[in-house]
RNA sequence: AGACGGACGGGCGACCGCCGCGCCCACGCGGGCGGGGAGGAAAGUCCGGGCUCCAAAGAGCAGGGCGCUGGGUAAUACCCAGUCGGGGCGACCCGAAGGAAAGUGCCACAGAAAUUACACCGCCCGGGCGACCGGGUAAGGGUGAAAUGGUGGGGUAAGAGCCCACCGGCGGGCGGGUGAUCGCCCGGCCAGGCAAACCCCGCCCGGAGCAAGACCAAAUAGGAGGGCGCCAAAGGCUGCUCGCCGAGCCCUCGGGUAGCGGUCGCUGGAGGCGCCGGGCAACCGGCGUCGUAGAUAGAUGGUCGCCGCCCCGGGCGUGUCCGGGGAACAGAACCCGGCUUACAGUCCGCCU
RNA sequence: GCGCCCGUAGCUCAGUAGGAUAGAGCGGCGGUUUCCUAAACCGCAGGUCACAGGUUCGAAUCCUGUCGGGCGUA
Repeated sequence: AGACGGACGGGCGACCGCCGCGCCCACGCGGGCGGGGAGGAAAGUCCGGGCUCCAAAGAGCAGGGCGCUGGGUAAUACCCAGUCGGGGCGACCCGAAGGAAAGUGCCACAGAAAUUACACCGCCCGGGCGACCGGGUAAGGGUGAAAUGGUGGGGUAAGAGCCCACCGGCGGGCGGGUGAUCGCCCGGCCAGGCAAACCCCGCCCGGAGCAAGACCAAAUAGGAGGGCGCCAAAGGCUGCUCGCCGAGCCCUCGGGUAGCGGUCGCUGGAGGCGCCGGGCAACCGGCGUCGUAGAUAGAUGGUCGCCGCCCCGGGCGUGUCCGGGGAACAGAACCCGGCUUACAGUCCGCCU
Repeated sequence: GCGCCCGUAGCUCAGUAGGAUAGAGCGGCGGUUUCCUAAACCGCAGGUCACAGGUUCGAAUCCUGUCGGGCGUA
C1' cells in the first nucleotide's frame, strides 16, 4: 500500500419524564418501593419457515419459482466444501454456471450473403477481337456485434479438413473421483449468437395473512360438540375443472357487561454463552449456565456535571494546560433463519 | 402493519415477443398576418425514458437493487 475475517458503535452519576412487570398501601381516582426497557442493521419487505384460518389441505390443468456438483438445515434464491469460467503480480475476488446436434422465433443498419447461408471485388479455367458470358473457388479484400473452427505446411488450374502437425470444440473408449469434472487414447465429426425470447428437461410450490384468528352484553338470534340428511341454488375453499363444506331437523353444553371497545394471540424460542465430542467446513450431538422490550396512535426521551475519542486556536516546561466545536446510519410492532441496502469513527487477528 | 400498482418533454398521454434520429396534443419562444390582441399558418427549443448495475451486438422495453408517489385492507 492492499486482501480477508471478526468485535464495538461512547462510559459513569444526578434530576425531571414515558411504557410494561413484581410487592405493599388504598381498594374510588390512585400512591409508594424495587427491578426491566431497541439494532447490527430493528430498514427494504426480496426469499424461506414457524403459527392461525380456510377441508387436522385433496386430485388434475393452468400459473409461479429455482437451475454446475456434493453436503448442511425446519426451509431457502441462504451457508459450507469442491468443479469450471473470468479478473488480479499476489493475498484473494466475481459468476441467474442445465439444454441452441428437440421445436418455433429474432438477428436492425451495413453487406453479395445473417442460417435450407452467400459469389460484390478478387483468384483460376473455358468461350469471345472486345465489352462481357458460363463454370470453379470462402485462401485474400470489403460490410458487420457476428461470415461456416484457428496457425503453419503439403496439395491444386485456383482453392478448400481435400490431406498432415499442433491448438480449440464435439463424440466414443479406458482410468481417477459419490459427483460436477479431470487425465490419457481414438475418430476430420467441425456444429453461428440469443433461453434475464417462447420453450424443453429436472426439482419445488394449495391460498391468505397477527388488520391472521379466538372469546366477551340483549335476542325466537348466534356459538361449540354429536346424529339424521347428503338433492338443488346462493356463497366459500385458488384462476379453471373435479371434489368438499352447506339449507333444514333432533339432542347435549358453557360464559357474564363493553364501542371509533375490551381480553387473548404476545413473546421461552429451530434462544444466547461456555466446555467436550463428531465433521475439512457449514453444521450436528451431549453437559453446564443465563433470563433478556412487549407498545396499540404506538414507551425506550430530555437537561446538567465528570471522564474518554476527534478537529481548530492559543500558552509554555513538547506532552500537558486553557478556550471553542464535533460524534454516523437509523429506530422494535406475531416470531425466527437469511439476503440486500445505509453507516462518522475505533480496535483485534491472519495473509499478500 | 400487510397486500398491490405506477414513474416517458412544463401538463396529459402514445410507444412491449428489444432495432438505433424516443413521438403526439396542449403549453412556451420566434416569425407572417393585424392599428393591437385572439384565431390561423410557418419554424424552433425543451427528455440522462425516476436512479444504479447486469443480460445482449444493441435496453424506454428484459432481470436485479435503490428512490419517490398512489390505491386497497380492521